[in-house]
């Protein structure tokens, strides 16, 4: 490079060196840009993917109890009893795992800090206009999809 999940309408800027383009590609169209664009470095921020800790909950786990008026198995000839198992209720968080929480935190490893990933583009559904119906067209809405972006994981 390619696959696999998962995010993707929040959110966060100043220097400096540099000197004209940028907003991922194509086309549209909006906009950012000499009050200084890409790029590269400082310093600061944002956020919570990973990672880490905590707190609640649930799960799971341990305790006890348990008429379950006819749960299951073992023992006993049978009632009965006794063990075990599962169910059921109660209580616990010491150890151990997992999962959720518009939870909490932020030291690291990324990422990110104009406009929703600026917007459309392919499909669809649903309004309006084209004098009604089909179909087209074309504006607006919303849904999804591609196609990007990061991150995580795998080989």
């Nucleotide at each position: 490079a390619g696959c696999u999940c998962a995010u993707c309408c929040a959110g966060a800027g100043g220097g400096g060196c540099a000197g004209a383009g940028g907003g991922a590609c194509a086309c549209g169209g909006c906009c950012c840009g000499a009050u200084g664009a890409a790029g590269c470095c400082c310093c600061g921020g944002c956020a919570a993917c990973c990672c880490u800790c905590c707190a609640g909950c649930c799960g799971g786990u341990c305790u006890c109890g348990u008429a379950g008026a006819u749960c299951a198995g073992u023992g006993u000839u049978g009632a009965u009893c006794a063990c075990u198992g599962c169910g059921c209720g109660a209580g616990g968080c010491u150890c151990c795992c997992g999962g959720c929480u518009c939870g909490g935190g932020a030291a690291g490893g990324u990422g990110c800090c104009a406009a929703u990933u600026c917007c459309g583009u392919c499909u669809u559904a649903c309004g309006g206009c084209g004098a009604g119906a089909u179909g087209c067209g074309u504006c607006g809405u919303g849904a999804g999809g591609a196609a990007g972006a990061u991150g995580a994981g795998g080989a």
The RNA shown here (SAM riboswitch aptamer (S box leader)) has 155 nucleotides and comes from Streptomyces sp. NRRL F-5122. It matches the Rfam family "SAM riboswitch aptamer (S box leader)". About the family: The SAM riboswitch is found upstream of a number of genes which code for proteins involved in methionine or cysteine biosynthesis in Gram-positive bacteria. Model confidence (mean pLDDT): 75 of 100.